[in-house]
Context: one part of a larger RNA
Molecule: small-subunit ribosomal RNA, central domain
Organism: uncultured bacterium
RNA sequence: UUGGGCGUAAAGAGUGCGUAGGCGGAUGAUUAAGUCUGGUGUAAAAUUCCACAGCUUAACUGUGGAGGGUCAUUGGAAACUGGUCAACUAGAGUACGGUAGAGGUAAGCGGAAUUCCAAGUGGAGCGGUAAAAUGCGUAGAUAUUUGGAGGAACACCAGUGGCGAAGGCGACUUACUGGGCCGGGACUGACGCUGAUGCACGAAAGCGUGGGGAGCAAACAGGAUUAGAUACCCUGGUAGUCCACGCCGUAAACGAUGAGCACUAAGUGUCGGAGUAAAAUUCGGUGCUGCAGUUAACACAGUAAGUGCUCCGCCUGGGGAGUACGGUCGCAAGGUUGAAACUC
Repeated sequence: UUGGGCGUAAAGAGUGCGUAGGCGGAUGAUUAAGUCUGGUGUAAAAUUCCACAGCUUAACUGUGGAGGGUCAUUGGAAACUGGUCAACUAGAGUACGGUAGAGGUAAGCGGAAUUCCAAGUGGAGCGGUAAAAUGCGUAGAUAUUUGGAGGAACACCAGUGGCGAAGGCGACUUACUGGGCCGGGACUGACGCUGAUGCACGAAAGCGUGGGGAGCAAACAGGAUUAGAUACCCUGGUAGUCCACGCCGUAAACGAUGAGCACUAAGUGUCGGAGUAAAAUUCGGUGCUGCAGUUAACACAGUAAGUGCUCCGCCUGGGGAGUACGGUCGCAAGGUUGAAACUC
C1' cells in the first nucleotide's frame, strides 16, 4: 500500500466551535472542465502478442502484422458530476405565540447540624473498640440550658426524574444570560453535513499570589493488632478541601459505542408539549421487554452494535514502552508528539 476492522479481543480524539479540504435537496436554461465518442499527430528500435520463415528441433534469430497513452491537437454528444444564470421549498435558519428545566454567571439571604467561646445547672467520669489503650476530665469534662462567633454543605422533596456539547449542575430570592421542545406556517431561499491545522471549554489532584479555615483529612505523631504491621481499627493532626485571580490539561473524561442524514415488526412505562368534553391521535426527550437482522459469544435491536450514504479520528502480536532521544507546551509536577535495539 491493498484488504480488514474499532461496545467487551489492538483501535472513537474528554467535549465543542470552526478554517482549508471532502461531500451535498429539487426545476429549467446555458457552458463543456470532468465524462463519452470520431479524426490527425506522436508514443524510436528491441521487448509483448499473432502469422510465416531460418539454424536437424527448441531456446534463439529474421520478415510482416497487431497492440499499447492520466499524451497533444482538432471535431462532436450533453444523461450524470462541475461552472454560470434564473426560479423553488421538503434541508437549514429567522420572526411570532407558548412551555418545562439542579443549564450558566453575579449579588443577597435562610434553617438544621458539627466545632469553638462566654455564662448557668451539675459532680465523675467521658470518649473509643471485637476487646482495649493513647486522648479529654475535680484547673469541673461528658450531659443539659441560654447567648455569641465562624466556616462548609444544603436533610425531606428526590424519581433507571430534569438540564447541559462534554466536564458537570441540587436550600431560597433577585438581576443578567445560553440552549431545547411544541404550535400555526409569516419570512429568507440550499444559506447544509463533516471537519486536518487552529481556537475555546474541560472532574479530582497538583502549582503560584492573596485571603479563609468549622468539619473532614494525604503526610506526620501516638495507641492497638501482629512473628513483623512503614497497613486495615482507635486518638490526634498539617497541607489540602472553601473564596478571588492566574496556571495545569489529565481520568474506568465510560454508553469502554465519533458526527450527520435516510430507511427498517411490535409491546409497555415515564418527562415536556400539541390535541380532545374525556379518549383517540401526534411531536420531542428518556427507560424496559422484544421480532427480523447483526454478533465469536455476551448481547444490540427506531436512543442499533440492523440496512445504506457523507466526512473525520484511530488500530495492525506480547514485552521493551506510552519508555528513550529530539521537538513543543508548562513556574514546577508533568503533558503532548513518540521510536529502536533486544526478547518471547